The RNA shown here (Guanidine-I riboswitch aptamer) has 103 nucleotides and comes from Mesobacillus foraminis.
The sequence was found by an Rfam model in a public genome assembly.

């Protein structure tokens, strides 16, 4: 210095704000009771949402080997990490990024 599918999708959690929904709080309105209508708050549990390269779990490719040619098997390893910026209503362990750097 260069090469490699250090590979992709799906559920799910960690965690994430605040579009809706729901709470909750103030005004208004109402046999003034349920409620309704505006706003406002996510140092409001929640629900829809977003969510992991280094987190689980399944698929699907893929490498070797094997084969009765239909398929089978094994493997798919490691892995600390800022600040900054971007999207989406708006935030994160998203993305930028296995980034800059560290060892």
């Nucleotide at each position: 210095a260069a090469a490699c599918a250090u590979g992709c999708u799906c559920u799910c959690u960690a965690g994430g704000g605040u579009u809706c929904c729901g709470u909750u709080u103030a005004a208004a309105a109402g046999g003034c009771a349920a409620u309704u209508u505006u706003a406002a708050a996510g140092a409001c549990u929640g629900g829809u949402c977003c969510g992991a390269g280094a987190g689980a779990g399944a698929g699907c490719g893929u490498a070797c080997a094997g084969u009765u040619c239909g398929c089978u098997g094994u493997a798919u390893a490691c892995a600390c990490g800022g600040a900054g910026g971007g999207a989406c209503a708006a935030a994160a362990g998203c993305c930028c990024g296995g980034g800059a750097g560290a060892a």
The source organism's lineage runs through Bacteria, Bacilli, Caryophanales, Bacillaceae and Mesobacillus. It matches the Rfam family "Guanidine-I riboswitch aptamer". About the family: This family represents a conserved RNA structure found upstream of the ykkC and yxkD genes in Bacillus subtilis and related genes in other bacteria. Gene Ontology term of the family: regulation of gene expression. Its mean pLDDT, the model's own confidence on a scale to 100, is 84.